[in-house]
RNA sequence: UAUCCGAAAACGCAAACCCAGAGAAAUCCGGGGACGCAAAGCCAAAGGGGCUAAAAAUAAGCCGUGCUUAUUGAUGCCAGCCUAGUUACCGAA
Numbered sequence: 001u002a003u004c005c006g007a008a009a010a011c012g013c014a015a016a017c018c019c020a021g022a023g024a025a026a027u028c029c030g031g032g033g034a035c036g037c038a039a040a041g042c043c044a045a046a047g048g049g050g051c052u053a054a055a056a057a058u059a060a061g062c063c064g065u066g067c068u069u070a071u072u073g074a075u076g077c078c079a080g081c082c083u084a085g086u087u088a089c090c091g092a093a
Stems, first nucleotide, its partner, number of pairs: 005091002012037002017032003021028002035080001041086002046083003049078003056072007
C1' cells in the first nucleotide's frame, strides 16, 4: 500500500424460530432472536440453477355459462445456490 490474501480486533450483516403486517403463493417488510458470513454490500434485463403458480390455456368432473380438480404456465420471487460484473471496512502472516 490493499491486486491477491484473511490472523487479531473494531465497525457490520443476520438463518431457523416467535410477534405484527403485505401477498394467491413463493417470498418480502418491521421488531425480537443468532445458525452462520470477510463482501451474507449491490446487481435477478449477464449466464446457469432453484422456488411459487395469480392471470391465462388445455383436459376432466359437477351441472350451468360458473365452480372444482389436474397439467402447462413468470410477467412473481431467491444475491444466505454457483459463476460473471460492480463498490467497500480493517491490516498480521

c-di-GMP-I riboswitch aptamer from an Elusimicrobiota bacterium, 93 nucleotides, folded computationally. It was read from a public genome assembly, where an Rfam model found it. It matches the Rfam family "c-di-GMP-I riboswitch aptamer". From the family's description: GEMM was predicted in a large-scale screen for bacterial structured RNA regulatory elements. The coordinates come from a structure-prediction model, not an experiment, and the mean pLDDT is 85.